[in-house]
């Protein structure tokens, strides 16, 4: 939802990807599904049933598709029989002259049968078959009409079928012609032709009548006039008659008239099915009407007159497409899309007119003309029409045999018999389809051999093969073999009927005989062998299926999103695997999914979408009661809805498809009956919708006149001196000729402060001083009064803010343009100075705006709260006010409810109704062309081509902001002291070079890797060599050493070579070890963007999460926000949250105060010795030292704070509020470094990209940056003298004392594996002198000279000494850094690497030891909370418009062409119609002359092509021009997005390279602030 009384049954709708960082939503694109008259690509075994030129309605060679009838009709070839003749002559005869004459043959004549070919006649040729070009029509469908008709064969009914006549074709003969063909003459038949007869009957006319109908009337019975018909043909055949043909009977087939029926036909009518309004008007025979014509029949079908109609927004006219249709496919169905095959129907037959014949045509295979095109031609003429069935070319992607047969079915003719039939049955191509079938079937694990893949162990193809046992469908061979056939004729033997008949005919039985293209085909059998028979797409997701190998943003793929720049499931290839299968994929169309046009069944505040706004018409829709009536509805019948088809069900082909039978369907139309509830409609009421009156109200509602003060400017006057004005800062411009300021006087124009208000008026746009005068509307109250006058509105009108035109006023201020100053790179802007339109008034036009509530109108219903404006009532009251109630307004919050969410919420975006306007993916674009309105700008209606996978709402997390709030950091102040100058050290760029090895580049590379480059190191380079190898491990073969020493050569490394020389053993070997061979080593070779792992930053910032609840459709919030406080998400407090993790904090190390334990190499108070040194002996107190331990917790006191966390301040203490200082670094971020520490995947080199070895480089220097040291001095240099550390180091070491050297150093060794000895002198300080402001007694570079040290080695390229020399530099531009106390600053020691050193660097240790922080504007960097956001790679973001290049479509254009079509004349073929009368003429008339008819002329109307002339429509084209798309990496600027750095946007005007900028009006879809109203909460 259907069927049923119900159980019940039965049918019956699936999503996916794609916009985002993520999420709803709202679009749109794209997939899965079915179909196909198809095509492509690859592949192909068999069979049945379909199907097969969709394009060029282009052309066509050939053959075939429509004949047939001799039982209408004349005449009659071939052939054939009979006869008769004539010839040649076989055999016999033979007089050899010649006779007989057989068969056969030819010829000739007659008769006779035969009937080809063509002609007359008849019927059929108008079916059948093919096609869809025309047609938007009554052309189809469907239901009616015909009272307005017709109908050949065919059935049925009644009545006929008498008698005459003239031709003529074929035929000859003759002319013309190439040929088609044509003419004259003669001759002949008919069921050809023409009169007359009869008239059942029929038409016509008058006239009397019945009956019926919605009707102009039909339909019927009578009378009477008039008019009207025919043809023969065949069999039999008794009796009569007869020219002997025959008549006459009879059968029979025709033929006449009439009526009746069956089917077909014409006409009319309702409905009903396409796109366009950028086609809005159309139409003169047009609309009616009268005569008349014509038709089968109605009509303007034609015609004369006569009237002015007719169609149109329910869409004429006209343009575009298209044959309808049953059905077909899709779809759950409503639909949508389509009309091959089959059927019905129309409508064409080369293109365009015409009639003729006929029942029927305006006729595919008939005529005529004309046109193009194709053949033939003697050039004069003349033929043809495959959209029939094959077949051809052409054009296309593409679409068959030049088959058989009439055996069946079905047509045409005929009596038949049969004759014809590319209809039809049938075969043949074509996987085009659809449906069967089949390519085997079971057993077989050494899981074989080979392929791929491995993590090397295996896994997999894979029971798959291989071998075994088996079957035989197909296909192949051989054999048998159908149904489809029923008939008809013919013989025979009957039966009925007609009939005078037993004859013939007609109908029937029953036997017998004949008929198959397909086809020797389906089927059966039977043989032999797994033998002949599997392909195609796909495996990133949507989708079912994975892995290697190549390639390396390349080739390539792609249906969408997307793959592909060295580990690609996505490309190519193998191998698996998945899916279908004699198919499989593609492409295209087409319906579905698309609820994406939405009637079922969408929507319009913000996503596309409400018409700026009102008024009306036309239309939609419409309040309550009665009562009639039946359109619409409901509901029954009746008729039709063709078959086929789809469905159900049963049958037939071995299934099936396919075909049959029967239901049931066919949702339709129409007709009739019922019913009266809803609508309608007519009628009558009613009052509540609406309207009117009265009496009051409040208002910036509109026009018009008039007046008022402030204020600006501007002019005259005073007073009055230099400046004014202006701005971030300035100019520019005004001013000594007197500004600005100031007083007073006038002038003119515009606009109305305060009241003033989410007040108020109006329809909207807008309305603002005051007074008056005209005027529209709303508002309350109470009756009275119309009585549905309502709503709402397609188009029509009108109104419509700023801006802008015309035309005259008018002009003070403001100001688009523009000038002129700034400012900037630039500045056609923002900011000053001036400044024209214009703003302002009349009359006009324009008609747009974020014309916004981005919210159409009306009406009705649905909790409230609380303002405020105008009314009215009630309570109180003396009154006023406050309290309540009730209309009409205008706000805010909020409930249910809506809603993608924001929000809306009685002023709806709720619930419903009705009616208008809009909407369908972004761009192109509100363009373009057309049309209509304007003076012009310009509005207004409104598209395509192309491109894209998106565009967009609303919210969430983020992140950012030249947004806000709070807060922290040596972040800035606020101090000290440097850094940018100089000299030098170092690093790094940079240049250079055989090399200047690689590596880090912003913070967070650059005294970093490197805690130490002369040789190694060293990875560069040059040049010698070395190949299993400097190093591992394994095999296999072969040798003995190996080690060590020697020789030669050479830089060396290596080569070459020589001496000496083993152990173990089970005797097999083995251990060590050389040498070849081969696996393999081996790489600082590349990829930090393929990787672990370790590190940097933000950042010792305080934040970074989860569980369960809860809130939200969701993404997420919530906690984690709030108010306080902290150094801290540290802590209390509140809270839909309660809890937890990982960060903070504490635990750890270390200074800092104590106490206990222990005293040696440390200490020395008291005691003693002393060489006077804790040196001894002794002490355990004390410094220390190194173990335990206490010790600080906001504990306590006050104050503040909420009684809280906590902060302030005191106490006390060695330390006070994390007590100082390390170590510790949350989730992540930066593809942040690092493949050169090391470790790995991948790729690369294998007598070199690997080893060794020498020399050289990594030190090279026109420069430039980064860190540092030393200065530039007097707080200092130098000289002398003296005082006090800490921490560390030391055997390949530290080195004491002494000595020697100016020194560096040496000599020398004592002592220390270290609280013991040694590095070890600390220094600055303090004392005392000396310089005296000078490039100096500062400074100490640079050069020289001579040393010293380590080292194989100091040239390139070490540090150190002394002695000379004595450079820059007198405190350092712009800019920068560190640092908040034992801090900066200053002094010095000491260790790591190390032979040694470039160390001034790193990393530590201790001494002196300040200043200054008022604060939190500001700059830097962070953290929380909140805004906006077009960013999310996240501001280093995104993004605009010109240019300038390339490709793409599309417009505009001087015009050119082609098609179509309008009007208007010309011309006018055929050929109907009508005139004609000088032509011609068989039938019938005649008085024989005509006449009636007829034929041809000839003429007029009409007319097709064609031709001039002028419009219209579409289209292709066209120099050149225009915007407009697209395209890694092109120029110019920065216009939006954040307050986007001048908020943006819109209408308009006007300027500029471009985005744009300014001027007027206008919105918030602006942030920030602060005010003022309203709310909410207290």
């Nucleotide at each position: 939802a259907u069927a049923u009384g119900a159980g019940u049954u039965a049918u019956g709708g699936a999503g996916a990807g794609u916009u985002u960082g993520a999420u709803c939503c709202u679009g749109g694109c794209u997939c899965a599904g079915g179909a196909c008259g198809a095509a492509c690509g690859c592949u192909g075994g068999c069979g049945g049933c379909g199907u097969g030129g969709a394009u060029u309605a282009g052309g066509c060679a050939u053959g075939c598709a429509a004949g047939u009838c001799g039982g209408a009709c004349g005449a009659g070839a071939a052939u054939c029989a009979a006869g008769a003749g004539u010839u040649u002559g076989a055999u016999c005869c033979u007089u050899c002259g010649g006779g007989u004459g057989a068969a056969a043959a030819a010829c000739u004549c007659u008769u006779g049968a035969g009937g080809a070919a063509a002609g007359u006649g008849g019927c059929g040729a108008a079916a059948g078959g093919g096609u869809g070009a025309g047609u938007a029509a009554c052309a189809c469908g469907u239901g009616a009409g015909u009272a307005a008709u017709u109908u050949g064969c065919c059935u049925c009914u009644a009545a006929g079928u008498u008698g005459g006549g003239a031709a003529u074709a074929a035929c000859g003969u003759c002319u013309c012609g190439a040929a088609a063909g044509a003419g004259a003459c003669g001759c002949u038949a008919a069921u050809a032709c023409c009169g007359a007869a009869u008239g059942u009957g029929g038409a016509u006319a008058a006239u009397c009548g019945a009956a019926g109908g919605u009707a102009u009337c039909u339909u019927u019975g009578g009378u009477u006039a008039u008019c009207u018909a025919a043809a023969g043909g065949u069999g039999g055949g008794g009796a009569c008659c007869u020219u002997c043909g025959g008549g006459c009977c009879u059968a029979u087939c025709g033929c006449u008239u009439a009526g009746a029926g069956a089917g077909g036909a014409g006409c009319u009518c309702g409905c009903g099915g396409c796109c366009u309004a950028u086609u809005a008007g159309c139409u003169u025979g047009u609309u009616g009407g009268u005569g008349g014509g014509g038709u089968a029949a109605u009509g303007g079908c034609c015609u004369a007159c006569c009237a002015a109609g007719g169609c149109g927004g329910u869409g004429a006219u006209g343009g575009g497409u298209a044959g309808c249709u049953g059905g077909u496919c899709u779809g759950a169905g409503a639909g949508g899309a389509u009309g091959g095959c089959c059927g019905g129907u129309c409508a064409c037959a080369c293109u365009g007119g015409g009639a003729c014949u006929g029942a029927g045509a305006c006729a595919c295979u008939g005529c005529c003309c004309a046109g193009a095109c194709u053949c033939c031609u003697a050039c004069g003429g003349g033929a043809g029409g495959c959209u029939g069935c094959a077949g051809u070319c052409g054009a296309g992607a593409a679409u068959c045999u030049u088959u058989c047969g009439c055996a069946a079915u079905g047509g045409g003719c005929g009596a038949a018999a049969g004759c014809c039939u590319g209809a039809c049955g049938a075969a043949g191509c074509g996987a085009c389809g659809c449906c069967g079938u089949g390519u085997g079937a079971g057993g077989g694990a050494u899981g074989g051999a080979g392929g791929c893949c491995u993590u090397c162990g295996g896994g997999u193809c894979g029971u798959a093969a291989a071998c075994c046992u088996c079957u035989g469908u197909c296909a192949c061979a051989u054999g048998g073999g159908a149904c489809g056939a029923a008939g008809u004729g013919u013989g025979u033997a009957g039966a009925u009927g007609c009939u005078a008949a037993u004859a013939u005919c007609a109908u029937u039985u029953g036997c017998a005989u004949u008929u198959g293209a397909c086809g020797g085909u389906a089927c059966c059998a039977u043989g032999g062998a797994a033998g002949g028979a599997a392909g195609c797409c796909c495996c990133g997701g949507c989708u079912a299926a994975u892995u290697u190998c190549g390639u390396g943003c390349c080739a390539g793929c792609a249906g969408c999103c997307g793959c592909g720049g060295u580990a690609a499931u996505a490309c190519g290839a193998a191998a698996g695997g998945g899916g279908c299968a004699a198919g499989c994929g593609u492409u295209g169309u087409u319906c579905g999914g698309a609820u994406u046009u939405a009637u079922u069944g969408g929507g319009c505040g913000u996503a596309a979408a409400g018409g700026g706004c009102g008024u009306c018409u036309a239309g939609g829709u419409g309040g309550c009661g009665c009562a009639u009536u039946a359109a619409g509805u409901u509901a029954g019948a009746u008729g039709u809805g063709a078959a086929a088809u789809c469905u159900c069900u049963c049958g037939g082909c071995u299934c099936a498809a396919c075909c049959g039978g029967g239901g049931a369907a066919c949702u339709g139309c129409a007709u009739c009956u019922a019913a009266g509830a809803c609508u309608g409609a007519u009628g009558u009421g009613c009052u509540u919708g609406a309207g009117u009156c009265u009496a009051g109200g409040a208002g910036a509602g509109g026009g018009a006149a008039g007046c008022g003060g402030a204020a600006u400017u501007c002019u005259c006057a005073g007073u009055g001196u230099a400046g004014c004005g202006g701005u971030g800062a300035a100019a520019u411009g005004c001013g000594u000729a007197g500004a600005u300021a100031u007083u007073g006087a006038g002038a003119a124009g515009a606009a109305c402060a305060c009241c003033a208000g989410u007040g108020g008026c109006g329809a909207a746009g807008g309305c603002g001083g005051c007074u008056u005068c005209c005027u529209g509307g709303c508002c309350u109250a109470a009756g009275a009064c119309u009585g549905a006058c309502a709503c709402u509105g397609a188009a029509g009108c009108g109104c419509g803010a700023a801006a802008g035109c015309u035309a005259g006023g008018g002009g003070a201020g403001c100001g688009a343009a523009c000038a002129g100053g700034a400012u900037u790179a630039g500045a056609u802007a923002c900011c000053c100075u001036g400044g024209u339109a214009g703003u302002c008034c009349u009359a006009g036009c324009a008609g747009u705006a974020a014309a916004c509530g981005a919210u159409g109108g009306g009406u009705a219903c649905u909790u409230g709260g609380u303002g405020u404006u105008g009314g009215a009532g009630g309570u109180a009251u003396c009154g006023a006010c406050c309290c309540c109630u009730u209309c009409a307004g205008u706000g805010c919050c909020g409930u249910a409810g809506u809603u993608a969410a924001c929000a809306c919420g009685u002023u709806a975006a709720g619930u419903a109704c009705c009616c208008c306007g809009c909407c369908u993916g972004g761009g192109g674009a509100g363009u373009a062309c057309g049309g209509c309105c304007g003076c012009a700008a310009g509005g207004u209606u409104g598209a395509a081509a192309c491109u894209c996978a998106a565009a967009g709402g609303a919210a969430u997390u983020g992140a950012c902001g030249g947004g806000g709030g709070c807060c922290c950091g040596c972040a800035c102040a606020a101090g000290c002291g440097g850094u940018g100058g100089a000299g030098c050290a170092u690093g790094u760029g940079g240049c250079u070079u055989a090399a200047u090895a690689c590596g880090a580049c912003g913070c967070a590379a650059c005294g970093c890797g490197u805690a130490g480059a002369a040789c190694c190191u060293u990875a560069c380079c040059a040049g010698g060599g070395c190949u299993u190898g400097a190093c591992a491990u394994g095999u296999a073969u072969u040798g003995g050493a190996c080690c060590g020493g020697c020789u030669g050569u050479g830089a060396a490394a290596g080569c070459a070579g020589c001496c000496u020389u083993u152990c173990c053993u089970u005797c097999g070997g083995g251990a060590c070890u050389g040498a070849u061979a081969c696996a393999c080593a081996g790489g600082u070779g590349u990829u930090g963007c393929a990787u672990g792992g370790c590190u940097g930053u933000c950042g010792u910032c305080a934040g970074c999460u989860c569980g369960u609840g809860u809130c939200g459709u969701g993404a997420g919030a919530u906690g984690u926000u709030g108010g306080g406080u902290u150094a801290a998400g540290u802590c209390c407090c509140g809270c839909a949250a309660c809890g937890a993790g990982c960060g903070c904090a504490a635990c750890c190390c270390u200074c800092g105060c104590u106490u206990c334990u222990a005293g040696u190499u440390a200490c020395c108070a008291g005691c003693a010795c002393u060489u006077c040194g804790g040196g001894u002996g002794g002490g355990a107190a004390c410094u220390c030292u190194a173990g335990a331990a206490g010790g600080a917790c906001u504990g306590c006191c006050g104050g503040u704070g909420a009684u809280a966390a906590a902060c302030c301040g005191g106490a006390g203490g060695a330390a006070g509020g994390u007590g100082g200082g390390g170590a510790u670094g949350a989730c992540g971020u930066c593809a942040a470094g690092u493949c050169a520490u090391u470790a790995u995947g991948g790729c690369c080199c294998u007598u070199a990209c690997g080893c060794c070895c020498u020399g050289g480089g990594c030190u090279g220097c026109a420069c430039a940056c980064g860190u540092g040291c030393u200065a530039c001095a007097a707080u200092g240099g130098c000289c002398g003298g003296u005082a006090c550390a800490a921490a560390g180091g030391g055997u390949u070491g530290c080195c004491a004392a002494a000595c020697c050297g100016u020194g560096a150093g040496g000599u020398g060794g004592a002592g220390c594996c270290a609280a013991u000895c040694c590095c070890u002198a600390a220094a600055a300080g303090c004392c005392g002198g000396u310089c005296c402001c000078a490039g100096u007694u500062c400074g100490g570079a640079u050069u020289g000279a001579a040393g010293u040290c380590u080292g194989c080695a100091a040239u390139u390229c070490g540090a150190c000494u002394u002695c000379a020399u004595g450079a820059a530099g007198c405190c350092g531009g712009a800019a920068u850094c560190g640092c908040u106390a034992g801090u900066a600053a200053u002094g010095g020691c000491g260790c790591a690497u190390c032979a040694g050193c470039u160390a001034c660097g790193g990393c530590g240790c201790c001494g002196u030891g300040a200043a200054u922080a008022c604060g939190u504007u500001c700059c830097c960097g962070g953290g929380c909370c909140u805004u906006g956001u077009a960013c999310a790679c996240a501001c280093c973001g995104c993004c605009c418009g010109u240019c300038a290049c390339a490709u793409c479509a599309c417009g505009a254009a001087a015009g050119u062409u082609u098609a179509c079509u309008g009007u208007a004349c010309c011309c006018g073929a055929a050929g109907u119609c009508g005139a004609u009368g000088a032509u011609c003429u068989a039938a019938c008339c005649u008085u024989a002359u005509g006449g009636g008819g007829g034929a041809a002329g000839u003429c007029g109307c009409c007319g097709a092509a064609g031709g001039u002339a002028u419009g219209g429509u579409c289209a292709a084209u066209g120099a050149u021009u225009g915007g407009g798309a697209u395209g890694a990496a092109g120029u110019c600027g920065u216009a939006a997005c954040a307050a986007g750095g001048u908020a943006g946007c819109c209408g308009u005007a006007u300027c500029g390279g471009a985005a744009g900028g300014u001027g007027c009006g206008g919105c918030u879809g602006g942030a920030u602030c602060a005010c003022c109203u309203c709310c909410u909460u207290u």
Notes: Small-subunit ribosomal RNA from Candidatus Auribacter fodinae, 1578 nucleotides, folded computationally. It was read from a public genome assembly. Model confidence (mean pLDDT): 84 of 100. NCBI's taxonomy places the organism under Bacteria, Candidatus Auribacterota, Candidatus Auribacteria, Candidatus Auribacterales, Candidatus Auribacter.